[in-house]
RNA sequence: AUACGAUAAAGGCAAAACUAAUGAAAAUUAGUGACGCAAAGCUAAAUGGGCUAAGGCGAAUUGUUCGCUAUGCCUGCCAGUUACCAAA
Numbered sequence: 001a002u003a004c005g006a007u008a009a010a011g012g013c014a015a016a017a018c019u020a021a022u023g024a025a026a027a028u029u030a031g032u033g034a035c036g037c038a039a040a041g042c043u044a045a046a047u048g049g050g051c052u053a054a055g056g057c058g059a060a061u062u063g064u065u066c067g068c069u070a071u072g073c074c075u076g077c078c079a080g081u082u083a084c085c086a087a088a
Base pairs, nucleotide, nucleotide: 005085012037013036017032018031019030020029021028022027035076041081042080043079048077049074050073051072055069056068057067058066059065060064
């Protein structure tokens, strides 16, 4: 220095739920909260996967329904990348 990650130390993040707001929705933001996390830091036009379907397109039918589609969303699904400590 790299890899690994503990009955170590200093710390960090914040699931579900509830409230309010934004949004067509997925979901996001803030507060309370703490399921858990050795990257639960960052990256969504580096890649895969997943969610939603406003708009667009198509079909059916008669006032509605269904299907396809991301430019929308998820990094606490993989993945890429950066990083504290330092036992064996």
Predicted 3D model of an 88-nucleotide RNA (c-di-GMP-I riboswitch aptamer) from Paenibacillus sp. yr247. Its mean pLDDT, the model's own confidence on a scale to 100, is 80.